[in-house]
RNA sequence: GAUUUAUAUAGAAGUGCGGAGAGACAGGCUCAACGAAGCGCUAGCAACCUUCUUCAUCGGAAAGGUGCUAAAUCCUGAUUCGCUGCGGCGAAGAAUAUAAAUU
Numbered sequence: 001g002a003u004u005u006a007u008a009u010a011g012a013a014g015u016g017c018g019g020a021g022a023g024a025c026a027g028g029c030u031c032a033a034c035g036a037a038g039c040g041c042u043a044g045c046a047a048c049c050u051u052c053u054u055c056a057u058c059g060g061a062a063a064g065g066u067g068c069u070a071a072a073u074c075c076u077g078a079u080u081c082g083c084u085g086c087g088g089c090g091a092a093g094a095a096u097a098u099a100a101a102u103u
Base pairs, nucleotide, nucleotide: 001103002102003101004100005099006098007097008096013042014041015040016039017038021031022030023029025077026076027075028074043069044068045067048065049064050063051061052060053059073095079092080091081090082089083088
């Protein structure tokens, strides 16, 4: 990198260095010198895998492996279906992210 499965309207920030970008992509909208990205430290959230607990497939813990801590995945997204007051609305899907497994 590819494939499969699951989840994605909940939850959780301070600081040091840094010094202009960031929110995947496109459009929109937003965040940012009252300090963006990135790196470090500390704290936290969550519970996918492991572990512990449990009679147990429920549940609990949060020690280990990841992940995450502006805004619903920030909103919309080819296409299909349903509804419609014809402006749109809803569902599926696509795309993306994360985990686990396989390759």